The RNA shown here (transfer RNA) has 73 nucleotides and comes from a Candidatus Pacearchaeota archaeon. Its mean pLDDT, the model's own confidence on a scale to 100, is 82. Rfam family: tRNA. By type it is a transfer RNA.

RNA sequence: GCCUCUAUAGCUCAGCCGGUAGAGCGUCACAUUGGUAAUGUGAAGGUCCCGCGUUCAAUCCGCGGUAGAGGCU
Numbered sequence: 001g002c003c004u005c006u007a008u009a010g011c012u013c014a015g016c017c018g019g020u021a022g023a024g025c026g027u028c029a030c031a032u033u034g035g036u037a038a039u040g041u042g043a044a045g046g047u048c049c050c051g052c053g054u055u056c057a058a059u060c061c062g063c064g065g066u067a068g069a070g071g072c073u
Base pairs, nucleotide, nucleotide: 001072002071003070004069005068006067007066010025011024012023013022019056027043028042029041030040031039049065050064051063052062053061
């Protein structure tokens, strides 16, 4: 220098033909207990890496960047 993949909640990750984003763990509250833990119920938490474009509508498509991983020379 070139090619491929990845970037979504605090963490690990889903979201496969474009239609206003979810799970597990964690956190908080409540229930339960003599008190913890465990368990159950509920809640909070996300400018979907950034910019531009296409579209009525973009996490998703196109282009250009940034960061990380792998490969080639």